About this RNA:
Predicted 3D model of a 683-nucleotide part of an RNA (large-subunit ribosomal RNA, domain II) from Alkalibacter rhizosphaerae.

Context: one part of a larger RNA
RNA sequence: ACCAGCGAGUUACGAUAUGUAGCAAGGUUAAUCACUUCAGGUGAGGAGCCGCAGGGAAACCGAGUCUUAAUAGGGCGUAUAGUUGCAUGUUGUAGACCCGAAACCGUGUGAUCUACCCAUGUCCAGGGUGAAGCGUGAGUAAAAUCUCGUGGAGGCCCGAACCGGUGUCUGUUGAAAAAGGCUCGGAUGAGGUGUGGGUAGGGGAGAAAUUCCAAUCGAACACGGAGAUAGCUGGUUCUCCCCGAAAUAGCUUUAGGGCUAGCGUCAAGGGAUGAAUAGUGGAGGUAGAGCACUGAAUUGGCUAGGGGGCGUAUAGCUUACCGAACCAUAUCAAACUCCGAAUGCCAUAUAUUUUACCUUGGCAGUCAGACAGUGUGAGAUAAGUUUCAUUGUCGAAAGGGAAACAGCCCAGACCAUCAGCUAAGGUCCCAAAGUACAGGUUAAGUGGGAAAGGAUGUGCAAUUGCUAAGACAACUAGGAUGUUGGCUUAGAAGCAGCCACUCAUUCAAAGAGUGCGUAAUAGCUCACUAGUCGAGUGAUUGUGCGCCGAAGAUUACCGGGGCUAAAACCUGUCACCGAAGCUAUGGCUUGCGUCGUAGAUCUGCAGGGGUAGGGGAGCAUUGUGUACGAGGCGAAGCUGAGCUGGAAGGCGAGGUGGAUUCUACACAAGAGAGAAUGCUGGU
Numbered sequence: 001a002c003c004a005g006c007g008a009g010u011u012a013c014g015a016u017a018u019g020u021a022g023c024a025a026g027g028u029u030a031a032u033c034a035c036u037u038c039a040g041g042u043g044a045g046g047a048g049c050c051g052c053a054g055g056g057a058a059a060c061c062g063a064g065u066c067u068u069a070a071u072a073g074g075g076c077g078u079a080u081a082g083u084u085g086c087a088u089g090u091u092g093u094a095g096a097c098c099c100g101a102a103a104c105c106g107u108g109u110g111a112u113c114u115a116c117c118c119a120u121g122u123c124c125a126g127g128g129u130g131a132a133g134c135g136u137g138a139g140u141a142a143a144a145u146c147u148c149g150u151g152g153a154g155g156c157c158c159g160a161a162c163c164g165g166u167g168u169c170u171g172u173u174g175a176a177a178a179a180g181g182c183u184c185g186g187a188u189g190a191g192g193u194g195u196g197g198g199u200a201g202g203g204g205a206g207a208a209a210u211u212c213c214a215a216u217c218g219a220a221c222a223c224g225g226a227g228a229u230a231g232c233u234g235g236u237u238c239u240c241c242c243c244g245a246a247a248u249a250g251c252u253u254u255a256g257g258g259c260u261a262g263c264g265u266c267a268a269g270g271g272a273u274g275a276a277u278a279g280u281g282g283a284g285g286u287a288g289a290g291c292a293c294u295g296a297a298u299u300g301g302c303u304a305g306g307g308g309g310c311g312u313a314u315a316g317c318u319u320a321c322c323g324a325a326c327c328a329u330a331u332c333a334a335a336c337u338c339c340g341a342a343u344g345c346c347a348u349a350u351a352u353u354u355u356a357c358c359u360u361g362g363c364a365g366u367c368a369g370a371c372a373g374u375g376u377g378a379g380a381u382a383a384g385u386u387u388c389a390u391u392g393u394c395g396a397a398a399g400g401g402a403a404a405c406a407g408c409c410c411a412g413a414c415c416a417u418c419a420g421c422u423a424a425g426g427u428c429c430c431a432a433a434g435u436a437c438a439g440g441u442u443a444a445g446u447g448g449g450a451a452a453g454g455a456u457g458u459g460c461a462a463u464u465g466c467u468a469a470g471a472c473a474a475c476u477a478g479g480a481u482g483u484u485g486g487c488u489u490a491g492a493a494g495c496a497g498c499c500a501c502u503c504a505u506u507c508a509a510a511g512a513g514u515g516c517g518u519a520a521u522a523g524c525u526c527a528c529u530a531g532u533c534g535a536g537u538g539a540u541u542g543u544g545c546g547c548c549g550a551a552g553a554u555u556a557c558c559g560g561g562g563c564u565a566a567a568a569c570c571u572g573u574c575a576c577c578g579a580a581g582c583u584a585u586g587g588c589u590u591g592c593g594u595c596g597u598a599g600a601u602c603u604g605c606a607g608g609g610g611u612a613g614g615g616g617a618g619c620a621u622u623g624u625g626u627a628c629g630a631g632g633c634g635a636a637g638c639u640g641a642g643c644u645g646g647a648a649g650g651c652g653a654g655g656u657g658g659a660u661u662c663u664a665c666a667c668a669a670g671a672g673a674g675a676a677u678g679c680u681g682g683u
Stems, first nucleotide, its partner, number of pairs: 001683006011094013026050003032044004054061002064076004097235002100232001104225006115199009124189001126158003129154001133150003137146002162186003167182004201217001203213003210219001238618006248261005262366002264363007274354005279348004288339001289337002294333003299328003305322002307319004369394007377386002399410003414587004419583003425577003428561003434574001436573006447563001453548002457545010474532005480505003485499003511526001515524002588608005593602001619672001621669007629661002637656003642651003
């Protein structure tokens, strides 16, 4: 890992609801006893319990009673249906659906491991160093001291046994639940070790590490209390039919738990009370807007007041300063409003459509919601962020589309069909359907990712200037004179700078000068004019589609191929494809209606996605009772061609097997496994 078997809402006594049976103003026995065919018995037993009357704290009264001074008012009653079994749902008390703690307490067992202690034994190759003391000699007044010997001290040195465990490698389902190799520390000591003994669990022991107390230690192990408790996790076994939620509010030592309400289901009762739209009648202060209030904020005017200056200084004058109020101008506001929608809300006796709704009772589940659109708050007008409101989908929803994609778009799957029509979305190929039609746009593969900003890209619309009295562009020619305007300046001559109603002359035209240039002149050029040429040429605004802006880790920003008068974009049109939608045909089933003794009627109407969950109907297993049966001419079991039912399932020739067993109707349950890191066995 697989297979097989085992494996989880039970039982007792109460409560309550529903169903059913008996009796009924009554119902019923308990213990116990008797009998007996010993059973699912029969009888006796009325103690007791519930009901038949209530009110009051009670005395007490009573269809009333209590309150009260009350004959007032008010509260609770008075109109009858119960009761005893059985079954089922739920609940209470019990382990109460099953498995699961870490822990707590009690009584014992452990110091053969290990810690420390007591008693008594034992062990430590060899080598080195050479303390004290003692002796000889030197030395001294005597000592001290020195020398040489002797001597053999030491938690002394090197190093085996022995004890330890420094570093590293190997090992890591090991040879080993701590080892092996190399290396290393101690090795006469606070040394090692044998034997016997002692200390015990909130206790011991500890050169102290929460270290050790038998591979177990922040409190050992064994058994018991014990099925501790677990608001937590996991698991909880056959089928079909009908309906079908919630992830909210309030309270909670409450927040991943509960209780009540909300939302679901079932039953009984009520019987139009429900929903939607239109109409009608209402309340309101949001969006917007506004500035009339409250505040914020802008410019100008005017002005009280303030500051500065002058001043003969209490006056008065003045001011390119500040400036309330006021006036004009132009703004802002969730906690501003002179105003003020849409929608929503309330009511409705009218109209239309529709099918709910209410009450009482049984049983729930839900209290982590997610995303999307819209309106706000928080955040950074960040988040697949977070808090609300509202609608939708998912949740509990499959199908088609969005390449893939719970929450987006379309659409809600009873079953079958090699039939049809459509939705969203599509129709060149992958790939079902137009290489459709008409008119435009785009040249960027834009389409098929992006901003501020930038640009003679290009289409459309509009305004405006010049133009056959010749425009725009190009070319040819001119572009002068007073004058070098004045000032300034070293110089300033159109062209450093300043000044000027910037003048005047000659002209076809020519600025007291547009730019380059010079030290200043010079020089080049422009405005302006004429000629050549011969038809459009400038400016501005709005708008459609494009361009640049544009750097990332996969060809990787069309699903791909590929696409350019399109297979891109815009406008319009007609076809077609396209889903479990709708229709068609057949079938099953639910509710209502209809028919009927009868689901054995009907071309009737409306339904049948579904998690938690409620309700209904069945299948299968073991046993009991009753009844009919089967079986050595072969029961059960095993196997099994084949047949059959809407499912659980049922039947079954043949084979095997060798003695039991089917069916019907009731009843009773150790009554259904794929999951629990389930348990046991096998492979």